[in-house]
RNA sequence: GAAGCAAGCCAGACAGCCGCUGGCCAUUGCAAGAUGGCGGGAGGAAGGUCCGGACUCCAUAGAGCAGGGUGACGGCUAACGGCCGUACGUUGAAAGCCUGGGCUUCACUGUCCAGGUAUAAGGCGCGGAAUAGGGCCACAGAGACGAGCGUAUUAAGUUACGGUGAAACGCGGUAACCUCCACCCGGAGCAAUUUCAAAUAGGCACGCAUUGAUGCUGCUCGCGGAGCGUGCGGGUAGAAAGCUUGAGCCGUGGAGCAAUUCACGGCCUAGAGGAAUGGCUGUCAUAACGCAAGCGUCUCGGCGCAAGCGUCGUAACAGAAUCCGGCCUAUCGGCUUGCUUCACUU
Numbered sequence: 001g002a003a004g005c006a007a008g009c010c011a012g013a014c015a016g017c018c019g020c021u022g023g024c025c026a027u028u029g030c031a032a033g034a035u036g037g038c039g040g041g042a043g044g045a046a047g048g049u050c051c052g053g054a055c056u057c058c059a060u061a062g063a064g065c066a067g068g069g070u071g072a073c074g075g076c077u078a079a080c081g082g083c084c085g086u087a088c089g090u091u092g093a094a095a096g097c098c099u100g101g102g103c104u105u106c107a108c109u110g111u112c113c114a115g116g117u118a119u120a121a122g123g124c125g126c127g128g129a130a131u132a133g134g135g136c137c138a139c140a141g142a143g144a145c146g147a148g149c150g151u152a153u154u155a156a157g158u159u160a161c162g163g164u165g166a167a168a169c170g171c172g173g174u175a176a177c178c179u180c181c182a183c184c185c186g187g188a189g190c191a192a193u194u195u196c197a198a199a200u201a202g203g204c205a206c207g208c209a210u211u212g213a214u215g216c217u218g219c220u221c222g223c224g225g226a227g228c229g230u231g232c233g234g235g236u237a238g239a240a241a242g243c244u245u246g247a248g249c250c251g252u253g254g255a256g257c258a259a260u261u262c263a264c265g266g267c268c269u270a271g272a273g274g275a276a277u278g279g280c281u282g283u284c285a286u287a288a289c290g291c292a293a294g295c296g297u298c299u300c301g302g303c304g305c306a307a308g309c310g311u312c313g314u315a316a317c318a319g320a321a322u323c324c325g326g327c328c329u330a331u332c333g334g335c336u337u338g339c340u341u342c343a344c345u346u
Stems, first nucleotide, its partner, number of pairs: 001342010012284007020041002023038006043317001047328002050326005055189004067185005072086005088125004096117008128180002133178002135174003145170001149162004193241004203232006215223002248267008288311004294305004
C1' cells in the first nucleotide's frame, strides 16, 4: 500500500420563538387551582414477545406417575435454550503456490486466460445412548434388516465370492420416529397485587310510622298514603401505592486467555398512564444530484480520483408503559481501534 475480517461508538449541531408532561421554588387562593421562575423528559433496537429471572397473588407435607424442556468437555451467571474457552466438522482469497496455454523479450522477464491446491484472520454448524427394546431405510438392485438367494467348494450352511446401493450376505444407517439415560421445570401475570373511597341501587342493625311518619311546605290548615331517619358493611366511578436506587451507570486498579468478578472513588440518568417527550424559523455539517480547476493512467478515445461552486433542506429503522439479562428481526450514513494474508521499501 492492496484486500479480507472483527469489535466498539455516533444516530445531525447551534440559536430564537411557541407549546406538551412531571419535579422543585415563589406569589396568590379557604380549597380546587392560577401565574411566574429553574431544572428533567425515548432507543440501539424502546420492536417481535422467543428464552431466562426479579417482584406479586394463588396453590403446595414427602415421594412417585404423566407432561414439557435441555444434552460434546470445562467455565461464567440471579437464571437461561444465553455468553466465554477448548476440541470436532464444515466453510473461508481479488492475494500466494502449482500446471498448461496465448502475447511480449535475443534472453532474463512482464502480462493475460484456464484449471488445480493448501490455508489465514474470520464465519457457520452437529452435539448423551444404535450391544435395553420396537419401528423405518426412497431410487437402483434377484434380495434392504433377516436371513434367505446365485455360483464355486466341502464330510458338513463348511468355506469363498456376489452387478446395484449411503448401507449386502455384518455385530450397517437413522434418536429432528418412538424409546432409554442424566439434569431442570407448580400456575397466573403490573389489566399482578394492595390502600383510601363519592352518587345511585341492594344488604344488616336500631329508632320512628295507619293513634298517619315522610312529602307538597319555613309554620298552620288541607291533600296524598307506606315508608322514613341514623349507623354499619360489601362494592362501582374516582384517587393513590406498586413505579423506577437498580443483578444500575462511569472511571481507576487487581484476578482471569476470555465470558466474568472483586476493591475503591464518583454519579442519579423519563416515569406518562387513553398515555407527554412536539412544531416553526434561521445558520451550518453529512448524504444525494449537477458543474468542475487540477492530478494519475493511457491503445489519445476515454477511465479513475478530486479542491471548489450550485441545487435540495435533514434524510434509515423506529417510539418507553413494572423492571432486568439474552436471542431474533429492522436500520440512511459516519467515526475509531484491532486482526490476518500478500506486495514493496528500509
This is a predicted structure of a 346-nucleotide RNA (Bacterial RNase P class A) from Noviherbaspirillum sp. Lineage of the source: Bacteria > Betaproteobacteria > Burkholderiales > Oxalobacteraceae > Noviherbaspirillum. The prediction has a mean pLDDT of 75. A source record names the gene rnpB. The RNAcentral record of the sequence draws on ENA.